[in-house]
Small-subunit ribosomal RNA, 5' domain from an uncultured bacterium, 517 nucleotides, folded computationally. The RNAcentral record of the full RNA draws on ENA, Greengenes and SILVA. The coordinates come from a structure-prediction model, not an experiment, and the mean pLDDT is 85.
Context: one part of a larger RNA
RNA sequence: GGAUGAACGCUGGCGGCGUGCUUAACACAUGCAAGUCGAACGGGGACAGAGGAGGAAGUUUUCGGACUAAGACCUCUGUCUUAGUGGCGGACGGGUGAGUAACGCGUGGGUAACCUGCCCUGCACAGGGGGAUACCACCUGGAAACAGGUGCUAAAACCGCAUAAGCGCACGAGAGGCGCAUGCCUCGGUGUGAAAAACUCCGGUGGCGCAGGAUGGACCCGCGUCUGAUUAGGCAGUUGGCGGGGUAACGGCCCACCAAACCGACGAUCAGUAGCCGGCCUGAGAGGGUGAACGGCCACAUUGGGACUGAGACACGGCCCAAACUCCUACGGGAGGCAGCAGUGGGGGAUAUUGCACAAUGGGGGAAACCCUGAUGCAGCGACGCCGCGUGAGUGAAGAAGUAUUUCGGUAUGUAGAGCUCUAUCAGCAGGGAAGAAAGAGACGGUACCUGAGUAAGAAGCCCCGGCUAACUACGUGCCAGCAGCCGCGGUAAUACGUAGGGGGCAAGCGUUAUCC
Numbered sequence: 001g002g003a004u005g006a007a008c009g010c011u012g013g014c015g016g017c018g019u020g021c022u023u024a025a026c027a028c029a030u031g032c033a034a035g036u037c038g039a040a041c042g043g044g045g046a047c048a049g050a051g052g053a054g055g056a057a058g059u060u061u062u063c064g065g066a067c068u069a070a071g072a073c074c075u076c077u078g079u080c081u082u083a084g085u086g087g088c089g090g091a092c093g094g095g096u097g098a099g100u101a102a103c104g105c106g107u108g109g110g111u112a113a114c115c116u117g118c119c120c121u122g123c124a125c126a127g128g129g130g131g132a133u134a135c136c137a138c139c140u141g142g143a144a145a146c147a148g149g150u151g152c153u154a155a156a157a158c159c160g161c162a163u164a165a166g167c168g169c170a171c172g173a174g175a176g177g178c179g180c181a182u183g184c185c186u187c188g189g190u191g192u193g194a195a196a197a198a199c200u201c202c203g204g205u206g207g208c209g210c211a212g213g214a215u216g217g218a219c220c221c222g223c224g225u226c227u228g229a230u231u232a233g234g235c236a237g238u239u240g241g242c243g244g245g246g247u248a249a250c251g252g253c254c255c256a257c258c259a260a261a262c263c264g265a266c267g268a269u270c271a272g273u274a275g276c277c278g279g280c281c282u283g284a285g286a287g288g289g290u291g292a293a294c295g296g297c298c299a300c301a302u303u304g305g306g307a308c309u310g311a312g313a314c315a316c317g318g319c320c321c322a323a324a325c326u327c328c329u330a331c332g333g334g335a336g337g338c339a340g341c342a343g344u345g346g347g348g349g350a351u352a353u354u355g356c357a358c359a360a361u362g363g364g365g366g367a368a369a370c371c372c373u374g375a376u377g378c379a380g381c382g383a384c385g386c387c388g389c390g391u392g393a394g395u396g397a398a399g400a401a402g403u404a405u406u407u408c409g410g411u412a413u414g415u416a417g418a419g420c421u422c423u424a425u426c427a428g429c430a431g432g433g434a435a436g437a438a439a440g441a442g443a444c445g446g447u448a449c450c451u452g453a454g455u456a457a458g459a460a461g462c463c464c465c466g467g468c469u470a471a472c473u474a475c476g477u478g479c480c481a482g483c484a485g486c487c488g489c490g491g492u493a494a495u496a497c498g499u500a501g502g503g504g505g506c507a508a509g510c511g512u513u514a515u516c517c
Base pairs, nucleotide, nucleotide: 001517002516003515004514006513007512008511009510010509013389014388015387016386017385018384019382020381021347026345027344028343030342031341032340035088036087037086040085041084043082044081045080046079047078048077049076050075051074052073057068058067059066060065095300096299097298104225105224106223107222108221109220110219111218114217115216119213120212121211122210123209125207127161129159130158136151137150138149139148140147141146167193168192169191170190171189174187175186176185177184178183198205199204226272227271228270233263234262238260239259240258241257243255244254245253275297276296277295278294279290280289281288282287302323303322304321305320306319325336326335327334328333353379355378356377357376361375362373363372364371365370392422393421394420395419402413403412404411405410426458429452430451431450432449436444461506462505463504464503465502466487467486468485472501473500474499475498476497482489483488
């Protein structure tokens, strides 16, 4: 000198764009953050329409009763709604950086060792049956959370059967081509195994199998990736083989047996520290530092463990177990997880609103209308940063007054002020008023922007002045009080302390502290 997610002191007019718990991965009140589909299904409810309907009746009941021509009640149709079954989505999006020195990340390869819902393309198919069950009704247990029993019922829920071009598996002598190899590709035989679901507003939307693609993922390898030797030996599933199990798949991933290997001064092991990168800061570069915001990858979701479902999880707002903590309890037992958005307490030098909207972009569901979306778009707060603008312009010497100083003559403040003339950026007032939206739909927002009237009015501070280093005098103080980045000032004329006048620098900021180059 530059830089910062900064903080502190003094000061503070406006706008745009960014940015804001770096500490306790500490604990959390409250609200919201993942739903959707009635065009998969059976019920319930409301409304409307049509038809039927009669007091000796109907429906209902707490058995007293209540309602019914202003139509009770029944049937059908339609619209709306939705607790349950079912489908898809809750594996994305959002947060955090605890752990991790590792194939975690970066980079370059490999899979002849792999999977892939939704999407795209092509081929083929969709025949015919069955038994349940939730909701519901009744009963039981329980304070509750909830649980159990009996009975009824539907489906694109579940289970058989049929069919099998192609597919999987098994068997068997093969042919051709290819590969470093276990082998791979193509062709051909037999046996065996496994599918399906319908809905419709008739436009479509779906279902099943196979092949290919796309997308997403999984695994393996080369190289690179902090410090310590005052850590030198480490390791028993350890290293390899054979056979099996398991997986989407290779593999000690797991297991039985066999062998005794394997790693290490080219730093193993151990310990400490740490998410990695694109980048960012600095620097002429080489390098050094750093990893906030934005983007990619990874890991985690109170702590530890486990699997289930599923195309995908060992799953932040799913399940089970254990632990700590908090809450409810009828003491028998239950409920919870903000490192989502706001917000609270605490910690701290320090970091914001319990805001608006789904209008846009994107995501989930749906045929769609649409619903949901604290993603996102916006607004609010903070000079936290960068950038822009303003706080007036011209003229004005009686060089006014005041103040400071003085050799008492003057000098400085100083064209500075006053005065006169002008302008209106910003703010304020009044009027108009968007784009962002494809037909409709605008949170932002009466915002941006435009126009008009009108007053210099509403808007300047901070640090420094001994040298480094731009800028000097007076008074006070008297090694005191104090200053200080270094050198050093102060003990009676201090340009170095304090105040004043003046000056220098930067400016809505200026200084200080911390950290990096």